[in-house]
Molecule: transfer RNA
Organism: Hydrothermarchaeales archaeon (SeqCode)
RNA sequence: GGGGCCGUAGGGUAGCUUGGUCGAUCCUCCUAGGUUAGGGACCUAGAGACCCGAGUUCGAAUCUCGGCGGCCCCA
Numbered sequence: 001g002g003g004g005c006c007g008u009a010g011g012g013u014a015g016c017u018u019g020g021u022c023g024a025u026c027c028u029c030c031u032a033g034g035u036u037a038g039g040g041a042c043c044u045a046g047a048g049a050c051c052c053g054a055g056u057u058c059g060a061a062u063c064u065c066g067g068c069g070g071c072c073c074c075a
Base pairs, nucleotide, nucleotide: 001074002073003072004071005070006069007068010028011027012026020058030046031045032044033043034042051067052066053065054064055063
């Protein structure tokens, strides 16, 4: 220099192909409560996220473009 893939709660992950009942899934962590003599385990409830900007659209995590960052391949 060229090509490909990826970026979603504190950590990880699904959702993207086919835009919409998504005020976004699950695990872990955190908070409160229940259970227990107490703890652990278990149960219930809650808080917490779409890398940034622009465009398309009635509607964008999803499509398009640009930027930033990460990984891999070629040279």